[in-house]
Context: one part of a larger RNA
Molecule: large-subunit ribosomal RNA, domain II
Organism: Candidatus Nanohalobium constans
RNA sequence: GGCAGGGAGUUUGCCGUCGUGGCGAGGCUAACCACCGAUUCGGUGGGGAGUCACAGCGAAAGCAAGAAGACCGCAGCACGCUUUGCGUGUGAGGGUCCUCGUGUUAACGCGCGAGAAGUCACCACGGCAUUAUCCGAAACCGGUCGAUCCUGGCCUGGCUAAGGUGAAGCGGCGCGAAAGCUCCGUGGAGGCCUGAAGCGUUGCUGCGAUACAAGCGCUCGUGUAAGCUGGGUCAAGGGGUGAAAUGUCAAUCGAGAUCGGUAAUGGCUGGUUCCACUCGAAAUGGAUCGAAGUCCAACCUUCGACGAGACUGCUGUAGAGGUAAAGCUACUGAUUUUGGCUGCCUGUAGGCUCUGCCUACAGGACCGAAGUCAAACUCUGAACUCUGCAGCGUUAUAGACUCGAGGAGUGAGGGAUGGCGCGUAAGGUGCCAUUCCGAGAGGGAAACAACCCAGAGAAAGGUUAAGGCCCCCAAUUCCUGACUAAGUGCACAUGAAGGGCGUUUCGGUUCUCAGACAGCGGGGAGGUUAGCUUAGAAGCAGCUACCCUUUAAAGAUAGCGUAACAGCUCACCCGUUGAGAACUGAAGCACCGUAAAUGGACGGGGCUCAAGUCAGGAGCCGAGACCUUUCCAUCGUUUAUCGAUGGGUAGAGUGGCGUUCCGCAGGGACAGAAGCAUGGCUGUGAAGUCGUGUGGACCGUGUGGAAACGAGAAUCCUGCC
Numbered sequence: 001g002g003c004a005g006g007g008a009g010u011u012u013g014c015c016g017u018c019g020u021g022g023c024g025a026g027g028c029u030a031a032c033c034a035c036c037g038a039u040u041c042g043g044u045g046g047g048g049a050g051u052c053a054c055a056g057c058g059a060a061a062g063c064a065a066g067a068a069g070a071c072c073g074c075a076g077c078a079c080g081c082u083u084u085g086c087g088u089g090u091g092a093g094g095g096u097c098c099u100c101g102u103g104u105u106a107a108c109g110c111g112c113g114a115g116a117a118g119u120c121a122c123c124a125c126g127g128c129a130u131u132a133u134c135c136g137a138a139a140c141c142g143g144u145c146g147a148u149c150c151u152g153g154c155c156u157g158g159c160u161a162a163g164g165u166g167a168a169g170c171g172g173c174g175c176g177a178a179a180g181c182u183c184c185g186u187g188g189a190g191g192c193c194u195g196a197a198g199c200g201u202u203g204c205u206g207c208g209a210u211a212c213a214a215g216c217g218c219u220c221g222u223g224u225a226a227g228c229u230g231g232g233u234c235a236a237g238g239g240g241u242g243a244a245a246u247g248u249c250a251a252u253c254g255a256g257a258u259c260g261g262u263a264a265u266g267g268c269u270g271g272u273u274c275c276a277c278u279c280g281a282a283a284u285g286g287a288u289c290g291a292a293g294u295c296c297a298a299c300c301u302u303c304g305a306c307g308a309g310a311c312u313g314c315u316g317u318a319g320a321g322g323u324a325a326a327g328c329u330a331c332u333g334a335u336u337u338u339g340g341c342u343g344c345c346u347g348u349a350g351g352c353u354c355u356g357c358c359u360a361c362a363g364g365a366c367c368g369a370a371g372u373c374a375a376a377c378u379c380u381g382a383a384c385u386c387u388g389c390a391g392c393g394u395u396a397u398a399g400a401c402u403c404g405a406g407g408a409g410u411g412a413g414g415g416a417u418g419g420c421g422c423g424u425a426a427g428g429u430g431c432c433a434u435u436c437c438g439a440g441a442g443g444g445a446a447a448c449a450a451c452c453c454a455g456a457g458a459a460a461g462g463u464u465a466a467g468g469c470c471c472c473c474a475a476u477u478c479c480u481g482a483c484u485a486a487g488u489g490c491a492c493a494u495g496a497a498g499g500g501c502g503u504u505u506c507g508g509u510u511c512u513c514a515g516a517c518a519g520c521g522g523g524g525a526g527g528u529u530a531g532c533u534u535a536g537a538a539g540c541a542g543c544u545a546c547c548c549u550u551u552a553a554a555g556a557u558a559g560c561g562u563a564a565c566a567g568c569u570c571a572c573c574c575g576u577u578g579a580g581a582a583c584u585g586a587a588g589c590a591c592c593g594u595a596a597a598u599g600g601a602c603g604g605g606g607c608u609c610a611a612g613u614c615a616g617g618a619g620c621c622g623a624g625a626c627c628u629u630u631c632c633a634u635c636g637u638u639u640a641u642c643g644a645u646g647g648g649u650a651g652a653g654u655g656g657c658g659u660u661c662c663g664c665a666g667g668g669a670c671a672g673a674a675g676c677a678u679g680g681c682u683g684u685g686a687a688g689u690c691g692u693g694u695g696g697a698c699c700g701u702g703u704g705g706a707a708a709c710g711a712g713a714a715u716c717c718u719g720c721c
Base pairs, nucleotide, nucleotide: 001721002720003719004718005717006716012129013128014127015126016125017124019122020121021120022119023118026052027051028050032046033045034044035043036042037041056063057062066098069097070096071095072094076090077089078088079087080086081085099114100113101112102111103110104109133271134270136268140261141260142259143258144257145256151235152234153233154232155231156230157229158228159227160225162194163193164192165190169186170185171184172183174181175180198222199221200220203218204217206216207215237253239249240248241247274656275655276654277653278652279651284297285296286295287294288293299409300407301406302405303404304403305402309395310394311393313392314391315390316389317388318387319386320385321384325380326378327377332374333373334372335371336370337369338368339367340366344364345363346362347361348360349359350358351357352356413437414436415435416434417433418432419431420430421429422428442453443452444451457631458630459629460628461627462626463625467621468620469619470605471604472603476618478617479616480615481614482613483612489607490606498592499591502589503588504587505586506585507584508583509582510581511580519576520575521574522573523572525549526548527547530544531543532542555570558569559568560567632646633645634644635643636642637640657710659707660706661705662704663703664702665701667699668698675694676693677692678691679690680689681688682687
């Protein structure tokens, strides 16, 4: 891991509600007794003790309720009519008023109650207690057992190769006044050194899963001491022992092990077993030692009561509102530039006749000009929203709205669009509205919970939606006109600022056959090397000036160049050529800007007057949508070839299938029961049934009852492989 078997809402007591049945102003017996039958126990008769109801109110003392008095009115009934129905009368139940009981109060009033329905048994559902749906803690408490391990103490024993170093003390030569010192010997100290045994275990993070229950190897520490070690003995669990690490107390230690309380408790995780049908949520508000829980409300479901309106839409009408926008010499507040006035206020500096005054500057205030802002500004002010009424609409006697009763689940939400707070931002966070996912299948978006289309009872045929139509791949290599050359692009990064003789379209200004623009040929001179400066300065280092002449034109020179000259161009002019040229604005599509880690993605192939982009048009394909036909189910009734409905998690409700056993009835079986294997048929399904083989003795059916009653999951349990 597979298979088989086992495996989880049960029991009792009390209480509440629905339903069914008995009796009914009453209902019921309990323990127990007697008799009868009997393996568990059951039946019949007795037993009225007690209990619930029949009256409430009040803390209590205590007091104590409707001659059904009036009105409305559903169903029903009766009558009448112009008979799909309408009207009138009556009107159980129902409602409103009045009245009454009691408590409180000076009183008014207010609270509770009043015109009689209960009780017993059983089914079902729920609440509380009980192990209480099943498995799962770490813990807590009590009794007992442990010091053969380890820790410490005590008693009694044992062990420590060899070598090195050389303390004190002692002896002697020498020195010294002495104390003493030095040297040479002797001596043999030490939690001294090297190191075997012993004890330990630093590193290799070596070997080791064919190993060792914590080992082996190399290396390493200690090795006469606070040393190692044998035997005996003592200390026990909130306790011991501890050269102290929360270490250790038998491979167990922030409180040993074992048995018991015990099925501890767990707001936490996991699991929880057959079918079909109807409806169908919530992840919100309030509270909480509350935040993973719970209670109340909201939302779901089932049943009941009443009996006619209800309301999400649209239009009109009458009101309410201060948002978006906008505005600000219309307020409050913020704010930029600038002009004026400086009589006023503040600051700085200076002066003077210095409690003050004058002058200058800056700021404020004020008067103007131009300009920018506001959730807690508004002179203004929408769309829109809300409220009332009317009409239309939707829905409701197939019972809405409302009320009551039983049962829940939920109280971690999430995405999109619009409006907001916080945040640089986030697949961020906190709100509001709508919607979807959650609990929603189908088609499209390559794939893709919530984006687009569309809400799936079953089957078949057709038509469309979103989206598509070259091939993968159903449908146009469809039609018309443009753009793009970048594979740009081929739906979702419209990738930024910025940049460029890319290209297309629409404009503006200027020049132009009296010849523009570009190219080519020629000229581009003289006074003069202007003056100054300077070694030099000659158009061209720098300063000043920038005139005149000859001319078709030519700067006291726009650039290169030289040490300075020279030299080469330019401006400007002529010729040649012969038709547009230069500058600029706007728009479209492209380009650069543009960088990521295996080789790689328009979904792929591939595509260029497209299979790209823009605009227009004609067709077609394409869902479970829509239409048609048949069938199933639910609800309803006027019962018809009728109408409406049928996605669904948590969850509520309803009806069934199967297993085992029991009572009653009626059956099958050795001419072959159950079981097993295999094939067919029926039912929406749980399932049922038939044939054949095997098997070899019991087994169905109907009806009523009772359950240790249904497995695929729990790191489930046991067994086998």